Record summary
Transfer RNA from a Holosporaceae bacterium, 73 nucleotides, folded computationally. The coordinates come from a structure-prediction model, not an experiment, and the mean pLDDT is 83. Taxonomically the source falls in Holosporaceae (Bacteria, Pseudomonadati, Alphaproteobacteria, Holosporales). It matches the Rfam family "tRNA". It is annotated as a transfer RNA.
[in-house]
RNA sequence: GUCCCCAUCGUCUAGAGGCCCAGGACGUCGCCCUUUCACGGCGACAACGCGAGUUCGAAUCUCGCUGGGGACG
Repeated sequence: GUCCCCAUCGUCUAGAGGCCCAGGACGUCGCCCUUUCACGGCGACAACGCGAGUUCGAAUCUCGCUGGGGACG
RNA backbone atom coordinates (compact mmCIF):
# COMPACT_ATOMS: atom_id res chain seq x y z
C1' G A 1 0.00 0.00 0.00
C1' U A 2 -4.20 -3.59 -1.27
C1' C A 3 -7.88 -6.73 0.68
C1' C A 4 -10.89 -9.16 4.63
C1' C A 5 -13.22 -9.35 9.60
C1' C A 6 -14.87 -6.89 14.11
C1' A A 7 -16.98 -2.56 17.36
C1' U A 8 -23.84 -3.37 22.02
C1' C A 9 -24.17 -2.29 30.06
C1' G A 10 -17.93 -2.50 34.21
C1' U A 11 -16.93 -7.85 31.61
C1' C A 12 -18.85 -11.85 28.22
C1' U A 13 -22.72 -11.94 24.93
C1' A A 14 -28.22 -12.24 22.20
C1' G A 15 -30.08 -9.32 18.20
C1' A A 16 -30.59 -10.61 10.92
C1' G A 17 -35.86 -3.60 9.36
C1' G A 18 -41.46 -2.72 13.42
C1' C A 19 -42.83 -7.79 18.32
C1' C A 20 -36.73 -3.92 21.43
C1' C A 21 -36.82 3.84 24.53
C1' A A 22 -32.55 -3.18 23.51
C1' G A 23 -32.71 -9.32 26.43
C1' G A 24 -29.43 -12.94 29.23
C1' A A 25 -25.09 -14.35 32.32
C1' C A 26 -21.30 -12.54 35.50
C1' G A 27 -20.58 -8.05 38.40
C1' U A 28 -22.13 -3.95 41.79
C1' C A 29 -25.87 -2.14 45.22
C1' G A 30 -30.37 -2.94 48.31
C1' C A 31 -33.83 -6.26 50.75
C1' C A 32 -35.16 -11.28 52.48
C1' C A 33 -32.99 -15.79 54.50
C1' U A 34 -28.86 -16.98 58.35
C1' U A 35 -26.37 -16.02 65.20
C1' U A 36 -22.71 -14.14 61.21
C1' C A 37 -20.42 -15.32 56.52
C1' A A 38 -21.21 -18.20 52.30
C1' C A 39 -25.15 -20.41 49.42
C1' G A 40 -30.07 -19.37 47.93
C1' G A 41 -34.49 -15.96 46.74
C1' C A 42 -36.39 -11.06 45.14
C1' G A 43 -35.43 -6.25 43.25
C1' A A 44 -32.47 -2.29 41.28
C1' C A 45 -28.14 -0.21 38.39
C1' A A 46 -25.88 -0.19 33.66
C1' A A 47 -24.84 -0.37 26.67
C1' C A 48 -25.82 0.16 20.53
C1' G A 49 -17.75 3.90 18.68
C1' C A 50 -18.58 8.85 15.61
C1' G A 51 -20.89 11.25 11.24
C1' A A 52 -23.92 10.97 6.94
C1' G A 53 -27.35 8.24 3.70
C1' U A 54 -31.60 4.71 2.44
C1' U A 55 -36.52 3.87 4.60
C1' C A 56 -42.90 5.56 7.07
C1' G A 57 -39.46 3.14 10.55
C1' A A 58 -32.15 1.44 11.53
C1' A A 59 -28.47 -1.81 17.01
C1' U A 60 -29.77 -4.29 12.23
C1' C A 61 -28.91 -2.11 5.31
C1' U A 62 -25.17 1.49 2.52
C1' C A 63 -20.96 5.05 2.63
C1' G A 64 -17.13 7.67 5.24
C1' C A 65 -14.17 8.32 9.71
C1' U A 66 -11.95 6.34 14.21
C1' G A 67 -10.17 2.15 16.87
C1' G A 68 -8.90 -3.22 17.11
C1' G A 69 -7.58 -7.92 14.62
C1' G A 70 -5.92 -10.68 10.26
C1' A A 71 -3.98 -12.00 5.02
C1' C A 72 -0.77 -10.57 1.02
C1' G A 73 3.26 -7.47 -0.71